[in-house]
């Protein structure tokens, strides 16, 4: 320098053919217990990496850029 992949909640990750963003863990509260843990219930969660474009509508499509991983020269 060229190419491919990844980037979504505090963490690990889903997200279908473009149509109001989800799970587990975590965190807070309650129940249970002498108490803690476990367990059960309720709650808590987001500038979908950034900017621009396409579209009635973008996490999703297009372009440029950023960070990381891998491959090639």
């Nucleotide at each position: 320098c060229c190419g491919u992949c990844a980037u979504u909640a505090g963490c690990u990750c889903a997200g279908u053919u473009g149509g109001u963003a989800g799970a587990g863990c975590g965190c807070g509260g309650a129940g249970c217990u002498u108490a803690u843990a476990c367990c059960u219930c309720c709650g808590u969660g987001g500038u979908c990496c950034u900017u621009g474009g396409u579209u009635c509508g973008a996490g999703u499509c297009c372009a440029a850029g950023a960070u990381g991983a891998c491959g090639g020269a």